[in-house]
RNA sequence: GGUGGGUUCGUCUAACGGUUAGGACACAUGCCUCUCACGCAUGUAAUACGAGUUCGAUUCUCGUACCCACUAC
Numbered sequence: 001g002g003u004g005g006g007u008u009c010g011u012c013u014a015a016c017g018g019u020u021a022g023g024a025c026a027c028a029u030g031c032c033u034c035u036c037a038c039g040c041a042u043g044u045a046a047u048a049c050g051a052g053u054u055c056g057a058u059u060c061u062c063g064u065a066c067c068c069a070c071u072a073c
Stems, first nucleotide, its partner, number of pairs: 001071007010025004018055001027043005048064005
């Protein structure tokens, strides 16, 4: 350089083109407890970036960035 795959809360992971973008862990608050832990309840927090298609895009198309694999020199 070429080909293919990937990028979603702090981490991991879901989501037939129409969801309030869900869940687990973590974190915060409250309850419980003499206190902590455990347990329970509630909450904060995400679609890599830029275009396009569409009534509607996390999802489809193109480009850019980064990561991985294979391959060539």

The RNA shown here (transfer RNA) has 73 nucleotides and comes from Bacteroides finegoldii DSM 17565. Lineage of the source: Bacteria > Bacteroidia > Bacteroidales > Bacteroides > Bacteroides finegoldii. The coordinates come from a structure-prediction model, not an experiment, and the mean pLDDT is 81. RNAcentral records the identical sequence in 17 taxa. Rfam family: tRNA. Rfam classes the family as a transfer RNA.